[in-house]
Context: one part of a larger RNA
């Protein structure tokens, strides 16, 4: 001297962009944060108006509804934290002749015939509750057979390619094996194959902190055969058989940390960190495990097993904010239980629309950066007070006061957007224009012995105090406290922490 997700002390007008739990990966009340499709399917209230009645009730609209269920796609995304992790975890260059791929796009082929259930509904019945049993009906793009199919799979020969095990291509057997309708008639689907985009899986080279006061470690361990397993190569997993592997080029253990792009500071080389924002990883109360499904071993699924909190009829149950806000706790210390889906993107749905705490806005917080402003120009009786003093004066100081001006900015009243291709604006009457009055609403902080710009008085007397370092302070203290002067920054100003 520079940074900063700060904090503390004064002190405080505006605005524009950004930031805002760094601690307890502590514990949460409450609201919301994943739904949608009637153009897959069956079923189907009700308040209510309004007819009709024997007054008991019936019909009609409401109703192509609602709220459930089957079913079908999403929930693996978007968000959120950094606890684990020293790792093929990340970066970067590669490989996959060892591989998957839901939706989308492009091409080929086809979309026939059947059959029997489960819900919801009804009805019985256990439970305090959560939630279940039994028993009848029923539909479907749901389930299950049957045909049909080869370019799919297998295996056998030829060709071409490559080379480490194979890719590819064509001929030939075998074998296995699809499909689902609905419609507003416009299309949306479904089933197979091939290809593409784009998104995953695994492998490897090379790079990733400190400790040697951590020197040996290792039994599926380190090959190899069988076989199992995966979309896939592998001790991945098993059984057998060899006795391998790693190690001063730091293994093993410990101990600290997500990691990069970057950010920060340096002239640079370095050196510190990894908030915000983007890109990969882990994690979801703790441990563990699968299931679904293209894709999870899944934050707002499911199961056990534990802590913890809650209900409870004591017999069992119910829950996970490291989503958004918000509470309490911990701290020196970090915001509102706000507004809309208007636009940007996601999910469903032909679409109309729904849903979206993502994402747009507003709130608040001088936390940063930045811009603005708090007046201008004249004005010596150099007023008055203060403060100094040799008492003559200096000094505050053109400063105020007067006396002309302007009106940024607040106020007060008008108008008033772009953001939106046709329709829609949450923000917001918001920015921004105009007009009016009036100098009005608007300065403070630290410092002055050197370093280091700034000095005099009084109080204080090694007290009380001050101090970054040297130091000051014990009766003439520019070093303490207060005053006036003054220096430096300025809505900031200092101090404290880190860190170059």
């Nucleotide at each position: 001297g520079g940074a900063c997700g700060a904090a503390c002390g004064c002190u405080g007008g505006c605005g524009g962009c950004a930031u805002g739990c760094c601690u307890a990966a502590c514990a949460c009340a409450u609201g919301c944060a994943a739904g949608u499709c009637g153009a897959a399917c069956g079923a189907g209230a009700a308040a209510g108006u309004u007819c009709c009645u024997u007054c008991g009730g019936g019909g009609a609209c409401g109703a192509u509804u609602a709220a459930a269920g089957u079913g079908g796609c999403g929930c693996a995304c978007g968000g959120g934290u950094g606890a684990g992790u020293a790792a093929c975890g990340c970066g970067u260059a590669g490989a996959c002749a060892a591989u998957c791929u839901g939706c989308c796009c492009u091409u080929c082929a086809g979309u026939c015939u059947g059959g029997g259930a489960c819900a919801a509904c009804u009805u019985u019945u256990c439970g305090a509750a959560a939630g279940g049993a039994g028993a009848g009906c029923u539909a479907a793009u749901a389930c299950c057979g049957g045909a049909u199919g080869a370019c799919a799979a297998u295996g056998u020969g030829g060709c071409a390619c490559a080379u480490a095990a194979g890719u590819g291509c064509c001929a030939c057997a075998u074998u296995u094996g699809a499909a689902a309708g609905c419609u507003c008639c416009g299309g949306c689907g479904c089933u197979g194959a091939a290809g593409g985009a784009g998104g995953g899986g695994u492998c490897u080279g090379c790079g990733u902190c400190c400790c040697a006061u951590u020197a040996g470690c290792u039994a599926g361990u380190u090959g190899g055969u069988a076989a199992g397993g995966u979309a896939a190569a592998a001790g991945c997993u098993u059984a057998c058989c060899a006795a391998g592997g790693c190690g001063a080029c730091g293994a093993u253990g410990g101990g600290u940390a997500g990691c990069g792009g970057g950010u920060u500071u340096g002239a640079g080389a370095g050196g510190a960190c990894g908030a915000u924002c983007c890109g990969c990883c882990a994690c979801a109360c703790u441990g563990g495990a699968a299931c679904u499904g293209g894709g999870g071993c899944a934050c707002g699924g499911u199961c056990c097993a534990g802590a913890c909190u809650c209900c409870u009829a004591c017999g069992g149950g119910a829950g996970g904010c490291g989503g958004c806000a918000g509470u309490g706790g911990g701290g020196a210390a970090u915001a509102u239980u706000g507004c809309a889906c208007a636009a940007u993107g996601g999910a469903g749905g032909c679409a109309a629309c729904u849903c979206u705490g993502a994402u747009g806005c507003a709130g608040c917080a001088a936390u940063g950066c930045c811009g603005c402003g708090u007046g201008a120009g004249u004005g010596a009786a150099g007023a008055a007070g203060g403060c100094c003093c040799u008492u003559g004066g200096g000094u505050c100081g053109u400063a105020a006061a007067g006396c002309u001006c302007u009106u940024u900015u607040a106020u007060g009243g008008g108008g008033g957007a772009a953001g939106a291709u046709g329709a829609u604006g949450a923000c917001g009457g918001u920015a921004c224009c105009c007009c009016a009055a009036g100098a009005a609403u608007a300065a403070g902080c630290a410092c002055c012995g050197g370093c280091u710009a700034a000095c005099u008085a009084c109080g204080u007397g090694c007290c009380a105090g001050c101090a970054g370092c040297c130091g000051c302070g014990g009766u003439a203290a520019u070093a303490c406290g207060u005053a006036g002067g003054g220096u430096g920054c300025g809505a900031g100003c200092g101090u404290u922490g880190u860190u170059c």
Molecule: small-subunit ribosomal RNA, 5' domain
Organism: uncultured marine bacterium